A computed fold for a 353-nucleotide part of an RNA from Flexivirga endophytica, annotated as large-subunit ribosomal RNA, domain IV. The coordinates come from a structure-prediction model, not an experiment, and the mean pLDDT is 86. It matches the Rfam family "Bacterial large subunit ribosomal RNA". NCBI's taxonomy places the organism under Bacteria, Bacillati, Actinomycetota, Dermacoccaceae, Flexivirga. It was read from a public genome assembly.
Context: one part of a larger RNA
RNA sequence: UCGUGGUUAAGGAAUUCGGCAAAAUGCCCCCGUAACUUCGGGAGAAGGGGGGCCUACUGCCCUGAAACCCGUACGGGUUAGGGGUGGGGGCCGCAGAGACCAGGGAGAAGCGACUGUUUACUAAAAACACAGGUCCGUGCGAAGAAGUAAUUCGAGGUAUACGGACUGACGCCUGCCCGGUGCUGGAACGUUAAGGGGACCGGUUAACACUUUGGUGUGAAGCUGAGAACUUAAGCGCCAGUAAACGGCGGUGGUAACUAUAACCAUCCUAAGGUAGCGAAAUUCCUUGUCGGGUAAGUUCCGACCUGCACGAAUGGCGUAACGACUUCUCCACUGUCUCAACCAUGAACUCG
Numbered sequence: 001u002c003g004u005g006g007u008u009a010a011g012g013a014a015u016u017c018g019g020c021a022a023a024a025u026g027c028c029c030c031c032g033u034a035a036c037u038u039c040g041g042g043a044g045a046a047g048g049g050g051g052g053c054c055u056a057c058u059g060c061c062c063u064g065a066a067a068c069c070c071g072u073a074c075g076g077g078u079u080a081g082g083g084g085u086g087g088g089g090g091c092c093g094c095a096g097a098g099a100c101c102a103g104g105g106a107g108a109a110g111c112g113a114c115u116g117u118u119u120a121c122u123a124a125a126a127a128c129a130c131a132g133g134u135c136c137g138u139g140c141g142a143a144g145a146a147g148u149a150a151u152u153c154g155a156g157g158u159a160u161a162c163g164g165a166c167u168g169a170c171g172c173c174u175g176c177c178c179g180g181u182g183c184u185g186g187a188a189c190g191u192u193a194a195g196g197g198g199a200c201c202g203g204u205u206a207a208c209a210c211u212u213u214g215g216u217g218u219g220a221a222g223c224u225g226a227g228a229a230c231u232u233a234a235g236c237g238c239c240a241g242u243a244a245a246c247g248g249c250g251g252u253g254g255u256a257a258c259u260a261u262a263a264c265c266a267u268c269c270u271a272a273g274g275u276a277g278c279g280a281a282a283u284u285c286c287u288u289g290u291c292g293g294g295u296a297a298g299u300u301c302c303g304a305c306c307u308g309c310a311c312g313a314a315u316g317g318c319g320u321a322a323c324g325a326c327u328u329c330u331c332c333a334c335u336g337u338c339u340c341a342a343c344c345a346u347g348a349a350c351u352c353g
Base pairs, nucleotide, nucleotide: 001348002347003346004345005344006343007342008341010339011338014337019334027051028050029049030048031047036041038169052091053090054089055088057087058086059085060084061083062082063081067078068077069076070075092096104332105331106330107329108328109327110326111324112323116128117127132167133166134165135164136163137162138161144153145152146151170319171318172317173316175249176248177247180246181245182242183241184240185239186238189237190236191235195231196230201225202224203223204222207218208217209216210215250268251267252266253265254264277311278308289305290304291303292302293301
């Protein structure tokens, strides 16, 4: 000097990002126990009181041998003793759940309903899952999945079943848009592949014709090249439906007898212009918005306001008792976290011998 443990005057979170760490609470019995609530809870709420040992004192409860009494067929009663639970009296200590072991509590908000699961070795959470809800597919040799296949799972199941997607208890609800993308349905027309088709046009040359004898022209069959019309599926175009499918849900100008504001009017654009609810929010840039509460003093917190840069309804919206090693704020208790450090024990480093 450091580690681990212990104690500390006065104060008691002034420390710190933050009560991190430590302290405090802790067991049993009795009294008592709020808001809220899904009536189950909350609750061990909170908050109080008691606790050892002795006793020839006393009450009650249970049990109860022998003996005695009643009765006699079982049996019933009294009592010594034993066990339990109260009351009274007394004793000792600083301290009686005497050591060890052994909940700190309350108020408010956010998120997630809950118990559960997770990054084995930096994250346990508001993430995942969940019961519940909705949509889509699937009629059985099911859909879907593994495999080249045989085959297997699904399932020795059969739509109250199975597979996929989203949401996530419960309560109140879930608005408008099908123009785009997707999906489903439709089949008239347009477009559209290989294939079929083969008009027309070539290449080669047996032969023929001409010839300046060098060649030139015509050209059947066969072989071969290219190939129009016509025929032809899904798809796409086209027409509808569908948003708990992917998604989307406006601007400008004017107007009321103070001012301000605009129920109202006009106009442009759109598929439709954000409904209910919530709102400076886990979302608000400006922003420490403004007002109120709490503090002597509050960028955090709580309640409001609404000017929502850029909330919003199963990518769910808003509430919600219970629950949470979750996040935030406050209070009580408590303390070496601190003012401000000291001492003790023990282990190490270091110095000396």